The prediction has a mean pLDDT of 84. This is a predicted structure of an 83-nucleotide RNA (c-di-GMP-I riboswitch aptamer) from a Gammaproteobacteria bacterium.

RNA sequence: CAUCUGUAAGGGCACACCUUUCGAAAGAAAGGGUCGCAAAGCCACCGGUCUAAGGGAUUUCCUAUGACAGCGGGGUUGCCAGC
Numbered sequence: 001c002a003u004c005u006g007u008a009a010g011g012g013c014a015c016a017c018c019u020u021u022c023g024a025a026a027g028a029a030a031g032g033g034u035c036g037c038a039a040a041g042c043c044a045c046c047g048g049u050c051u052a053a054g055g056g057a058u059u060u061c062c063u064a065u066g067a068c069a070g071c072g073g074g075g076u077u078g079c080c081a082g083c
Stems, first nucleotide, its partner, number of pairs: 004082003012037002017032006035070001041076003045073003048068003054063004
């Protein structure tokens, strides 16, 4: 120095669940919480998953223009340390 590595330490994030608010729902925001995470920072570009208000069919199906970045890939930025 690094496109590589993550032993330890410092610092960071925060699943389930609970409360409040928003939303048709999926889900999101804030507070608590702490399962885990080296990108669990950011971006729906590709695949996937969830929801189906509206619309279509017409009696239980289809559909994202709604979501999920903590499902995989991709893009982009980046802290600490260098055993």
It matches the Rfam family "c-di-GMP-I riboswitch aptamer". About the family: GEMM was predicted in a large-scale screen for bacterial structured RNA regulatory elements. Rfam links the family to the GO term cyclic-di-GMP binding.